Molecule: Bacterial RNase P class A
Organism: Thiotrichales bacterium
């Protein structure tokens, strides 16, 4: 230098100048209420002045959880979620570290010689990663056959049987002629090696053996079992036995396994004040119905439920941000992360707060706006910074 990758901050900036939200301080002595009558307490307004003020995704509602309310909150069945191990977290479908499959440049090799293509792995990335020998199913079309899966072409052959050729023996008029045999033919039957169909067709190479063939036997690979070594463990293996050998794929098919699982949600919920009509009617039933915050069904609770008409309010006030919190730091641990010590407070709005003008500067600014909060995952994106990792080629 070049190629492939990865991680982390950031999200225009600055200056004038008007505004806007919330908190805090001071003045007015205006203004309510209390009142010990002091401007003492509290609040309201009106002026100043401080300090704070949308996102890496504030999104989508797809998980987990805090918080809050209902339930004797219990068993049990249906249901539903994960799904490789070992850690991490309040927990999770998250996130880390390994496992195993899968992808992936460069350069080497091989092939081609116009272009190139195969190989094989690095860092990196993906994976809806348990179980097919517990069971059902399901694999269009093609193709003979699609899993207790088979013969379409092709190989081989008994019996049969034609000719050409050949070969013997016999007769012999020497021209043949005749019998047998091979050969060719053939197709009860063998075969699954070789073609072909197809995403996939009863492991691969290679020798032997056969009528042709086949793990039919062998030797090497692979597969399954078992042992041994290495690791918590998933699993691994230049180990060692051992078996011709387990019978395709599919469970994002129903299944089986292992684990987890109450329910509704800030519009939750308390709390003030106000006003109406403690209205009327029907239908089940008063220890049995009924009800009781997923569904059955048993256990427990209470004693009424439900539906139809009509009528008042629907206004304030908390819940509202100090948190499983942010930063810097040490120490431990590959890691995520955990402990300790400092420091800091970082929106709380409710028709909904940060906006308007101006002027410079350049990276010329995408997606895009809180609403009880937090921990993930998806999903949309314009630019900047800056660090790391593999592999090549060049120089010293």
């Nucleotide at each position: 230098g070049a190629a492939g990758u990865c991680g982390a901050c950031u999200a225009g900036a600055c200056a004038a100048u008007c505004g806007c939200u919330a908190u805090c301080u001071a003045u007015a002595c205006u203004u309510u209420g209390c009142u010990a009558u002091g401007c003492g307490c509290a609040g309201a307004u009106a002026u100043a002045g401080g300090u704070a003020g949308a996102g890496g995704a504030a999104a989508g509602u797809c998980c987990g959880g805090g918080c809050u309310c209902c339930g004797c909150a219990g068993a049990g069945c249906a249901g539903a979620g994960u799904g490789c191990c070992a850690g991490g977290u309040a927990a999770c479908g998250c996130c880390u570290g390994g496992g195993a499959g899968g992808c992936g440049a460069a350069a080497u090799u091989c092939a081609g010689u116009u272009u190139u293509g195969a190989u094989a792995u690095a860092a990196g990335c993906c994976u809806a990663u348990g179980g097919a020998a517990a069971g059902u199913g399901c694999c269009a079309c093609a193709g003979a056959a699609a899993a207790u899966a088979g013969a379409c072409c092709g190989c081989c052959u008994a019996a049969g049987u034609a000719a050409a050729c050949a070969c013997u023996g016999u007769a012999u008029u020497c021209g043949u002629a005749u019998a047998g045999u091979g050969g060719g033919u053939g197709a009860c039957g063998g075969u699954a090696a070789g073609g072909g169909u197809g995403a996939a067709a009863a492991g691969g190479u290679g020798c032997g053996g056969u009528a042709a063939g086949a793990g039919c036997g062998c030797a090497c690979c692979g597969c399954g079992c078992a042992a041994c070594a290495g690791g918590c463990a998933a699993c691994u293996g230049u180990u060692u036995g051992u078996g011709g050998c387990a019978a395709g794929g599919u469970a994002a098919a129903c299944c089986c396994c292992a684990c987890u699982c109450g329910g509704a949600g800030c519009a939750a919920g308390a709390c003030c004040a106000a006003a109406u009509a403690g209205g009327a009617g029907u239908a089940c039933g008063c220890u049995a119905u009924g009800g009781g915050u997923g569904g059955c069904u048993c256990g427990c609770c209470c004693u009424g439920u439900a539906c139809u008409c009509g009528g008042g309010u629907a206004g304030g006030u908390u819940g509202c941000u100090u948190g499983a919190g942010g930063u810097g730091u040490a120490c431990g641990g590959u890691g995520a992360c955990g402990u300790g010590c400092a420091u800091c407070c970082c929106a709380g709005a409710u028709g909904a707060a940060u906006g308007g003008u101006u002027g410079u500067c350049c990276a010329c600014g995408a997606c895009a706006g809180a609403a009880c909060c937090c921990g993930g995952c998806u999903u949309a994106u314009c630019g900047g910074u800056c660090g790391a990792c593999u592999u090549c080629c060049a120089a010293c």